Glycine riboswitch aptamer from Clostridium saccharobutylicum DSM 13864, 90 nucleotides, folded computationally. The sequence is in RNAcentral, with records from Rfam and Ribocentre. The prediction has a mean pLDDT of 83.
RNA sequence: GGAUGAAACCUUGGAGAGACUCGAAAUAGAGCACCGAAGGAGCAAGCCUGAAAAGGCGAAACUCUCAGGUAAAAGGACAGGGGACAGAUA
Numbered sequence: 001g002g003a004u005g006a007a008a009c010c011u012u013g014g015a016g017a018g019a020c021u022c023g024a025a026a027u028a029g030a031g032c033a034c035c036g037a038a039g040g041a042g043c044a045a046g047c048c049u050g051a052a053a054a055g056g057c058g059a060a061a062c063u064c065u066c067a068g069g070u071a072a073a074a075g076g077a078c079a080g081g082g083g084a085c086a087g088a089u090a
Stems, first nucleotide, its partner, number of pairs: 004086002009082005018032001020031003033070003039066001040064003046057004
């Protein structure tokens, strides 16, 4: 010198699906129907061990729907910006 990267955190955007029925209302509860983008779980190609069988490692926005969610609020994967800090070449 400063391309680039960048945690927590801040900020902006951010989908889907019944304001369902019972319960006085909300919440808890019960029932049926649904959603996938918090979290969680599963696995392909491939690789490793093994004589083999088999076992292990192995991704997701895919799959499952445990959890969560289906008016608003909240939450929300992911993306943009900020960001302590790290920092190549000339």